[in-house]
RNA sequence: AAAUAUGAUGGAGAGUUUGAUCCUGGCUCAGAACUAACGCUGGCGGCGCGUAUUAAGCAUGCAAGUCGGACGGUAGUCCUGCUUUCGGGCGGGAUGAGAGUGGCGAACGGGUGAGUAACACGUAGGUGAUCUACCUCUGGAUGGGGGAUAGCCCAUGGAAACAUGGGGUAAUACCGCAUGAGGCCCUUAGAGUAAAAGGUUUAAGGGUGAAAGGCGCAGAAUGUGUUGUCUGGAGAUGAGCCUGCGGUCCAUUAGUUAGUUGGCGGGGUAAAGGCCCACCAAGGCGACGAUGGAUAGCCGGCCUGAGAGGGUGCACGGUCACACUGGGACUGAGACACGGCCCAGACUCCUACGGGAGGCAGCAGCUAAGAAUCUUCCGCAAUGGGCGAAAGCCUGACGGAGCGACGCCGCGUGAACGAAGAAGGCUGUGAGGUUGUAAAGUUCUUUUCUUAGUGAAGAAUAAGGUGGGGAGUGGAAAGCCCUGCUGAUGACGUUAGCUAAGGAAUAAGCCCCGGCCAAUUACGUGCCAGCAGCCGCGGUAACACGUAUGGGGCGAGCGUUGUUCGGAAUUAUUGGGCGUAAAGGGCGCGUAGGCGGUUCAGUAAGCCUGGUGUGAAAUGCUCCGGCUCAACCGGAGAAUUGCGCUGGGAACUGCUGGGCUAGAGUUCAGGAGAGGGAGCUGGAAUUCCUGGUGUAGGGGUGAAAUCUGUAGAUAUCAGGAAGAACACCGGUGGCGAAGGCGGGCUCCUGGCCAUGGACUGACGCUGAGGCGCGAAAGCGUGGGGAGCGAACAGGAUUAGAUACCCUGGUAGUCCACGCUGUAAACGAUGUGCACUGGGUGUUGGUGCUUAUAAGGCAUCAGUGCCGCAGCUAACGCGAUAAGUGCACCGCCUGGGGAGUAUGCUCGCAAGGGUGAAACUCAAAGGAAUUGACGGGGGCCCGCACAAGCGGUGGAGCAUGUGGUUUAAUUCGAUGAUACGCGAGGAACCUUACCAGGGCUUGACAUGCGCAUGGCGGUCUGUGAGAGCAGGCCUUCUCUUAUGAGACGUGCACACAGGUGCUGCAUGGUUGUCGUCAGCUCGUGUCGUGAGAUGUUGGGUUAAGUCCCGCAACGAGCGCAACCCCUACCGUCUGUUGCCAGCAUUAAGUUGGGGACUCAGGCGGAACUGCCGGUGACAAACCGGAGGAAGGUGGGGAUGACGUCAAAUCAUCAUGGCCCUUAUGUCCUGGGCUACACACGUGCUACAAUGGUCGGUACAGCGCGCAGCGAAACGGCAACGUUGAGCCAAUCGCUUUAAAGCCGGCCUUAAGUUCGGAUUGGAGUCUGAAACUCGACUCCAUGAAGUUGGAAUCGCUAGUAAUCGCGCAUCAGAAUGGCGCGGUGAAUACGUUCCCGGGCCUUGUACACACCGCCCGUCACACCACCCGAGUUGGGGGUACCCGAAGUCGCUUGUCUAACCUGUAGAGGGGGACGGUGCCGAAGGUAUGCCUGGUAAGGGGGGUGAAGUCGUAACAAGGUAGCCGUACCGGAAGGUGCGGCUGGAUCACCUCCUUU
Repeated sequence: AAAUAUGAUGGAGAGUUUGAUCCUGGCUCAGAACUAACGCUGGCGGCGCGUAUUAAGCAUGCAAGUCGGACGGUAGUCCUGCUUUCGGGCGGGAUGAGAGUGGCGAACGGGUGAGUAACACGUAGGUGAUCUACCUCUGGAUGGGGGAUAGCCCAUGGAAACAUGGGGUAAUACCGCAUGAGGCCCUUAGAGUAAAAGGUUUAAGGGUGAAAGGCGCAGAAUGUGUUGUCUGGAGAUGAGCCUGCGGUCCAUUAGUUAGUUGGCGGGGUAAAGGCCCACCAAGGCGACGAUGGAUAGCCGGCCUGAGAGGGUGCACGGUCACACUGGGACUGAGACACGGCCCAGACUCCUACGGGAGGCAGCAGCUAAGAAUCUUCCGCAAUGGGCGAAAGCCUGACGGAGCGACGCCGCGUGAACGAAGAAGGCUGUGAGGUUGUAAAGUUCUUUUCUUAGUGAAGAAUAAGGUGGGGAGUGGAAAGCCCUGCUGAUGACGUUAGCUAAGGAAUAAGCCCCGGCCAAUUACGUGCCAGCAGCCGCGGUAACACGUAUGGGGCGAGCGUUGUUCGGAAUUAUUGGGCGUAAAGGGCGCGUAGGCGGUUCAGUAAGCCUGGUGUGAAAUGCUCCGGCUCAACCGGAGAAUUGCGCUGGGAACUGCUGGGCUAGAGUUCAGGAGAGGGAGCUGGAAUUCCUGGUGUAGGGGUGAAAUCUGUAGAUAUCAGGAAGAACACCGGUGGCGAAGGCGGGCUCCUGGCCAUGGACUGACGCUGAGGCGCGAAAGCGUGGGGAGCGAACAGGAUUAGAUACCCUGGUAGUCCACGCUGUAAACGAUGUGCACUGGGUGUUGGUGCUUAUAAGGCAUCAGUGCCGCAGCUAACGCGAUAAGUGCACCGCCUGGGGAGUAUGCUCGCAAGGGUGAAACUCAAAGGAAUUGACGGGGGCCCGCACAAGCGGUGGAGCAUGUGGUUUAAUUCGAUGAUACGCGAGGAACCUUACCAGGGCUUGACAUGCGCAUGGCGGUCUGUGAGAGCAGGCCUUCUCUUAUGAGACGUGCACACAGGUGCUGCAUGGUUGUCGUCAGCUCGUGUCGUGAGAUGUUGGGUUAAGUCCCGCAACGAGCGCAACCCCUACCGUCUGUUGCCAGCAUUAAGUUGGGGACUCAGGCGGAACUGCCGGUGACAAACCGGAGGAAGGUGGGGAUGACGUCAAAUCAUCAUGGCCCUUAUGUCCUGGGCUACACACGUGCUACAAUGGUCGGUACAGCGCGCAGCGAAACGGCAACGUUGAGCCAAUCGCUUUAAAGCCGGCCUUAAGUUCGGAUUGGAGUCUGAAACUCGACUCCAUGAAGUUGGAAUCGCUAGUAAUCGCGCAUCAGAAUGGCGCGGUGAAUACGUUCCCGGGCCUUGUACACACCGCCCGUCACACCACCCGAGUUGGGGGUACCCGAAGUCGCUUGUCUAACCUGUAGAGGGGGACGGUGCCGAAGGUAUGCCUGGUAAGGGGGGUGAAGUCGUAACAAGGUAGCCGUACCGGAAGGUGCGGCUGGAUCACCUCCUUU
């Protein structure tokens, strides 16, 4: 690659727990289906379907009749005869309703699903235990009699329904008799079948036991045909009964049963049978689920599903049951009877009140109920049924039509062309986009529609007519059978179909558009209105609400709701699990059951295979065919996976029998041990008592107190008493099934291990129920009681402290006997067996080796650790499995409610065992990850603490904030990270606020239209001003002389404007952590994954700085360096700077100089470079040398990824919203400056290290033209006058720095010569203007304050402290801010603690990340539930009472045609009525049971916004937590006892790995 054969046609997921991940696990969605309903919409046809609720009640009509060829007869009508009193009467004939007798049918057909858990159904059988009308086939017979009775007539009662009496009458009605068998019964004998039995069969004897006619033909008898009748046999059909197997739930139903189970004998039935009865026995059923309760008709099928299954039982078909409810029989072949009867009950109706009538779960229809389900239609033309000889009649079966989109299927609502891409809509800043070839328009078609016409098939044939043939028989005919031709009949129906004409004409909606899930934009709304299947949307930019536009899906439908299956491997047989997610019983012994070693033989139940019967039809599948297709319908095949019968096989399982020894066990010879029980006994310690010594405390705690002690404690010595527990040994050592077991000795006793013999011969494993054991606490009775110690008391702590701590202390703890039966009873890991690499400890044995030691090797049984494979979600497990298999048991199926309620059961009680539901949530959970956090740990850093210096907090004042006030006190900033902040400077302005006065294209920008003329300057009036009104001067540029242009004004329009809102829509900027050393990436590797690694580790550093190591190797942003200032040097240049030397001057003033200073450039210098030591031969650190500087020299700029929805819409920008004669804008005045108070930041002080006065010395940074302003003069001064110089290394601020230094005074501790607030007066300056509200000056005044509580801030060197100077802003106005220089300290042992930070690690229930999470009581609202004095229904049970109808039995009370006896009367037999007995429905009484409704009150639970009280849990959660139990407490909870680790941390021990 090809060929052949066989088999198969078939399986999709997603959302949601988390910061993220994997897993577990629930919830939800996408699919299909429906007897559906609802909402919106709706053109046609075909085929189907149509009270699922109330087996509730029903008006009206119809749904079962038919036969005159079974019978008596007949009203009426027509014809006709006789007669008549003319009313009629009596006949004959034809036709003949209604009623009656009789026959057949009415037990079918049709409806419904209440009951029923059952031989009801399905399937396979049995009937040797049965019946079967009509029908078919086949025998025989059909003789002869009798007596009645309806109808009818007469009469009576009654409202009616109906009933009664008398008279007479027929039959295929009824009754005897005869005859009769191969029928039936009995007896006897026999045959074969069979497990048995009432089956079959042969023979003999006895007994019993029928009938009916009608019609036709021919007729004189009589015959003949047909049909009926009777009696046999056979068949067919239908039915009865019995049996195996199969299909619901509840064990919170565990025991049930008295005709019950069986037997003998009867009765009864068509028939077996306790079906019924008498007697006898004591059985029967049940864990393989009886009994009881709940639910339900069952099946073929239908829906779904890959299948296995799950659900379902509408329509169609089979079957059962029922017919108002309950009971009952009659008739009949068949009923215990839907449209029959009787009785009882409920209900309805009629009634003359005395009595009667009724049963739609037949077809229509009505009422009610309900979300909901049709016409009071047509027809017997077809199919089928009943009757009939037939014609025919009847048939709400059926065939059709009607209504309903209820379903399935089909068709249509037009087709082609058509870009100006129309208008309109929507959207966009705009360009444009989109609706969209869509429309319009042009051309065409006519399915459908309307009108008219035409027009199949469903009809076969019957009667009859006619022709042919046949059988058989008769004298013949008719008759019977087959057949050709002919020959009526259509509800649907104005049918289907076809033809013609007309004209796009008559015909589109519904849902959706956040994800799942295909499909978006705008506006409105503003946690409202609303949506929602789940997750979830909506709090001003909503793709999620509403509307519109557009789009997606389906389409005469579309959505919603409900239900079922699927997805769901989410009950797992196919096909799941249980260490930690839900889940191993606390442990053992053992019953039933399940499973079971090896070998041989047999058997054939299971099993495999062949044949055969059945598995109804329909449905489904495949193929073929018919309606134009399809739905629908027809035919064929396969299938129907099942059950029965039968032939064969013998591997496996089972069964039977015989062996075996490897499983299991017994015995003999050894061993270790806190295994159990009982008794005896020992010492240490504790407490108490007695005595001695001895004196003031003891005890206890974080610190104390309660307590104890001078009545002598504690301490110490001696003696005594008591009870309980057994240090060291002691050990992841031992034993035990588990709980558990620890001083020593003795006795009794269980189990285990190893080795080797002998023996038994599968005796085994597991184990539902059951039985036993079972820590601590607890209970009962009796003891005991030293210590400890729930409760309790007191003392502390605390906001409180029902606690933790302390002092006491009762139950209890101990013993004996009994009960309880639970624990985190844990290895959170059931038991047993087998298999599967290793390494290393330890306990007990054995063998070999060795030297009888130590050791080594091997092996068995335990007990630990590490690890391969494998497994696991991961953690982890890993021969002691959580690996690989087998056997059996237990258990799980989302969280909460809840281990609760209730029932049952156990217990003395406490309580235990078993064990729900309503309701509620979308999660609850496991493991691991990254963070964050910890009153966890380790390492490290920082003015973090400590060591120091100076402050703040107290005073006065300044300034900011809060608060308050106000017309306004504009706004923002608010822990750190707001508060001398935005503001680097509010008298007006600023200014945003308030009051008042004005303007409205506007104070400002652009454009356009019209009008106008200028623009500009100046003046007057008025006004608070803005403004308003007016006067005067002047008269733009170009030009074709019309006009045009820039400009102003007015009007109109677009628009301007807004310090209005949103910093939680934003950009930009900024603060902070923090100048902390971190934050990441690529590739690789590891992990299922989130992630990890790198970045951890050992060192080191200021540093993730560097070195070493390392599954990592590299890299980026940060660190550092590069930049600036400063410190040193060199060099270049010297003016406005400088002056050593030279000259000069009052003076670097000038000449001159470049040396110095200085300035400005350019360079150098420092790099752990050098030495020593330490360190790992590293990095680095320590010390030293040199050097101006030494280990980043000092300072600055520089701020990683990110955090705080941090700040700012009022710097600016900006989306959206809002205002538009105002929230815009102009102006005047006011306010931002208020003042009981509180806070922050500062200044000045409280003094003598000072104050004050005088003299005197030394800076640096800067600034200056609307400016700095010298000198001079005036003024006490602020300042003024005047004005040189300077656009600056030139002049000025700056003549003077101040502290300092020298000297004087204060001369002593005082409210002062301290301090300067406050106030008065007088001024200066700026400015239109200092009243509100400036600064400064002078004179006067002279407040608080004498060093500051709790608390708190800054600073590590040219720093703190202290001193002054400058600048920005600015007309003026700093104690603030930014800079500058002068003087110039102290201290740091150190990292325990406070705060902040970094790294590693650990725990976590946190992730909005500890300002986290979270528990319980109480209070409020709502919801469901439990208990509940009661009350009210339903159901079934038992006992008793009453006892209808009726069957059966008994019965001379009454009556009685057929038959018998008898001459008759009469009698007999039988019957009817009556009476009565058993049974017996409904009903009643009593009693207890089950199950509902309702309920005062009580109880807990859930949910809610989150209110109150606390803080229990999560970190060592601040007392580790949790489990069981007991006590206590507002509550979480606390404490005692025992247990667990699912406890952090530190230390120790042991073990393992590596070296």